[in-house]
Context: one part of a larger RNA
Molecule: large-subunit ribosomal RNA, domain IV
Organism: uncultured bacterium
RNA sequence: GGUAGUUUAAGGAAUUAGGCAAAUCAGCUGGGCGUAAUUUCGAAAGAUGCCCCUCCUAUAGCGAAGGCUAUAGGACGCAGUGAAUGAUAUGAGAUCGACUGUUUACCAAAAACACAGGUCUGUGCUAACUCGCAAGAGGAUGUAUACGGGCUGAGGCCUGCCCAGUGCUGGAAGGUUAAUUGCGGUGGUUUAGGAGCAAUCUUAAGCUGCCAAUCGAAGCCCCAGUGAACGGCAGCAGUAACUAUAACUGUUCUAUGGUAGCGAAGUACCUUGUCGCUUAAUUGGCGACGCGCACGAAAGGUUUAACGAGUCUCAUGCUGUCUUGAACUGCUACUCG
Numbered sequence: 001g002g003u004a005g006u007u008u009a010a011g012g013a014a015u016u017a018g019g020c021a022a023a024u025c026a027g028c029u030g031g032g033c034g035u036a037a038u039u040u041c042g043a044a045a046g047a048u049g050c051c052c053c054u055c056c057u058a059u060a061g062c063g064a065a066g067g068c069u070a071u072a073g074g075a076c077g078c079a080g081u082g083a084a085u086g087a088u089a090u091g092a093g094a095u096c097g098a099c100u101g102u103u104u105a106c107c108a109a110a111a112a113c114a115c116a117g118g119u120c121u122g123u124g125c126u127a128a129c130u131c132g133c134a135a136g137a138g139g140a141u142g143u144a145u146a147c148g149g150g151c152u153g154a155g156g157c158c159u160g161c162c163c164a165g166u167g168c169u170g171g172a173a174g175g176u177u178a179a180u181u182g183c184g185g186u187g188g189u190u191u192a193g194g195a196g197c198a199a200u201c202u203u204a205a206g207c208u209g210c211c212a213a214u215c216g217a218a219g220c221c222c223c224a225g226u227g228a229a230c231g232g233c234a235g236c237a238g239u240a241a242c243u244a245u246a247a248c249u250g251u252u253c254u255a256u257g258g259u260a261g262c263g264a265a266g267u268a269c270c271u272u273g274u275c276g277c278u279u280a281a282u283u284g285g286c287g288a289c290g291c292g293c294a295c296g297a298a299a300g301g302u303u304u305a306a307c308g309a310g311u312c313u314c315a316u317g318c319u320g321u322c323u324u325g326a327a328c329u330g331c332u333a334c335u336c337g
Base pairs, nucleotide, nucleotide: 001332002331003330004329005328006327007326008325010323011322014321019318030052031051032050033049038043040154054075055074056073057072058071059070060069061068062067076080089316090315091314092313093312094311095310096308097307101113102112117152118151119150120149121148122147123146129138130137131136155303156302157301158300160233161232162231165230166229167226168225169224170223171222174221175220176219184211185210186209187208188207189206190205191204192203193202194201195200234252235251236250237249238248261295262292273289274288275287276286277285278284
């Protein structure tokens, strides 16, 4: 020096990204008294907090009794839950998630997943759906109060506008449209008859290619509906008797122009926004403000008691975290053998 511990004057978080670590607190089904806001009336709550705990004597009260309780006085000891063990100090304000639960075996336990609840959608039973080439199996020895899929995520208050695009559902008049059918046309080639000196032409019967009228469903075009379907939810000017602002007006574009609520947010670039509180001092925290670069209503909005090894801030207590070091103990390191 390292490591594991013990103690430490005065101060007490000045340390640090952060009270990390340590210390404090706290007594296992201890006893008595007492206990706030809030609240879903269950809770919060062992909130916070104060006192007591051994033995003897006396008195009083209560009890059926064992006995219990209170008051007064006394005894002893360093110490009276006399041991041992377990054990997240407590409080306040926010954020996220309602909760108990689940998760990255071996760097992440969370605000992620799940959840009860909500809603949309499919499915009438040989169900939809999934696995399998099939047989078959699951769904289910279930039957729409059932089962599958999507989204949301207790509860309270709510969930606005847009169907132009995309999707889905429904519709069927018209347009378009496949295989098929093959009217008709046009080639190749063989044979036979006819014409021609011949090349070749023509007629008929075959084989074979190409074009193709007509027939022809769903789909698409088309017409509607549908947002807890995918999604979307503007701009520029002017205007009030101080100024400022604009309830109001005009205009352009659009399918419609963001409603309620919330808001410098886990979302705010500018930004350490501005104001207030907290501090001696605060890029922090909390409360407000709001043209929000770029919140917003089931990719839910907002609020919420309880809960949380979650996250942020503050306070009391406490401490070697620190000012700032020091001493001691075990093991080691180091020197010598």